Large-subunit ribosomal RNA, domain VI from a Porphyromonadaceae bacterium, 258 nucleotides, folded computationally.
[in-house]
Context: one part of a larger RNA
């Protein structure tokens, strides 16, 4: 802008694009086959490899505003106690998030047509002969099946529903994350749990400070303490106010209608 009034949903699927890998081992069976050594075919099942997808429950990584110990030196008068710099100042751990090195899955079986090829049946040619007319078989390849996107497929498709002239519907604005360069998307906006706050919890750290008791002290111990970002729930305490703006056509006809 366009799909012939507008509009929110849910679709078909022309077409187009991905995948397509492979070992081994047991079993059939020490069977068929062969003197013997050796040794199957077809089927059937277990368990790998490397790739591909989604995911964090486990397993492990990170994880600079999360906890703990500790150096050096400033600093809060001094002591405790914090707190600045030093590669996050060095160690140890560590929620969500992201992520492999973890987890799950997947390549199948199928069905059409066919290659090489193997064949019925068959003459031309009285016989043979897969071909000539016919007819049935054959692959990891070829069309489907499987997964994705998919009506600008101008050939623009389908069904529902909803509006009819202050229409439906959508934006602009705000609070935002399952989104994210912006933009879009997707949640929400008081008839409200979107985010922050605050209350409780999950989880993380590992037992604060101040006293007190114990011991001559270091130190225990009252204490599973304290502190704590992203999970989770509950509460409207704070922002998501007011309000604008787009959008309102065509057809028909018994015409102020439909």
């Nucleotide at each position: 802008c366009g799909u012939u009034g507008g509009a929110g949903a849910u679709u078909u699927g022309a077409g187009a694009g991905g995948a397509c890998c492979u070992g081994a081992c047991a079993c059939c069976a020490g069977u068929a086959c062969g003197a013997g050594a050796g040794g199957a075919c077809c089927g059937u099942g277990u368990u790998g490899g490397a790739c591909a997808u989604a995911c964090c429950u486990c397993u492990a990584g990170u994880g600079u505003a999360c906890c703990u110990g500790u150096u050096g030196u400033g600093g809060c008068g001094c002591c405790a106690g914090c707190u600045g710099c030093a590669u996050c100042g060095c160690a140890g751990g560590g929620u969500a998030g992201c992520u492999a090195c973890g987890u799950a899955u997947g390549g199948a079986a199928g069905a059409g047509a066919u290659a090489a090829g193997u064949g019925c049946u068959g003459a031309a040619a009285g016989c043979a002969u897969c071909u000539a007319a016919g007819c049935a078989c054959g692959a990891a390849g070829c069309u489907u099946c499987c997964c994705u996107c998919a009506a600008g497929a101008u050939g623009a498709g389908a069904u529902c529903u909803c509006c009819u002239u202050u229409a439906a519907g959508g934006g602009u604005c705000g609070u935002c994350a399952a989104a994210g360069a912006c933009u879009a998307u997707g949640a929400c906006g008081u008839u409200g749990a979107u985010a922050g706050g605050c209350u409780g919890u999950a989880g993380g750290u590992g037992u604060a400070a101040a006293g007190g008791c114990a011991g001559u002290a270091a130190u225990g111990u009252c204490a599973a303490a304290g502190c704590u970002g992203a999970g989770c729930a509950g509460u409207a305490c704070u922002a998501a106010u007011u309000a604008c703006c787009c959008g309102u056509a065509a057809c028909u006809u018994u015409a102020u209608g439909g």

Taxonomically the source falls in Porphyromonadaceae (Bacteria, Pseudomonadati, Bacteroidota, Bacteroidales). The sequence was found in a public genome assembly.